FMN riboswitch aptamer (RFN element) from Paenalicyclobacillus macrosporangiidus, 155 nucleotides, folded computationally. Of the family's consensus pairs, 100% are formed in the model. The organism belongs to Paenalicyclobacillus, within Bacteria.
RNA sequence: AACAUCCUUCGGGGCAGGGUGAGGCGUUGUGACGAGCGCCAAUUCCCGACCGGUGGUGACGCGCAAGCGAAGUCCACGAGCCUAAACCGCGUGGUUGGGCAGGAACUGGUGAGAGUCCAGUACCGACGGUACAGUCCGGAUGGGAGAAGGAUGAC
Numbered sequence: 001a002a003c004a005u006c007c008u009u010c011g012g013g014g015c016a017g018g019g020u021g022a023g024g025c026g027u028u029g030u031g032a033c034g035a036g037c038g039c040c041a042a043u044u045c046c047c048g049a050c051c052g053g054u055g056g057u058g059a060c061g062c063g064c065a066a067g068c069g070a071a072g073u074c075c076a077c078g079a080g081c082c083u084a085a086a087c088c089g090c091g092u093g094g095u096u097g098g099g100c101a102g103g104a105a106c107u108g109g110u111g112a113g114a115g116u117c118c119a120g121u122a123c124c125g126a127c128g129g130u131a132c133a134g135u136c137c138g139g140a141u142g143g144g145a146g147a148a149g150g151a152u153g154a155c
Stems, first nucleotide, its partner, number of pairs: 003153008017047003023040005049135002051125002053077004060069003072123002082099002085096004105121005127138003
């Protein structure tokens, strides 16, 4: 140095501005209601705005060098969603495990080569709540890929 075990800490961002008005309140009026008028009213609708977890790769950038940084839509993973297994529970619940499931990129340029560079134009985003939600509230003071540091061990 690497390895094993354990401990600690860390570990997700985002509607500026405008429009509409479901609905609510007030009010003229009415026997009463409806209609009328005024005000409020969506981060959910419309225009527009904004955001991008972790490891890897990387023809780019910075640096004398060692090295450092660099992908939402390329590979892999986490989360969330589903679940016919096991266990706990009075339970439609919980824990563990498994399964598969699970979103999105093209065009042009340069070049030997572009999935990553440059330019342009697109596209994507669990569940519950609520006026239809990637951005609000909630499960969540949760879980978590993993990151950093420390201790011990044997070799």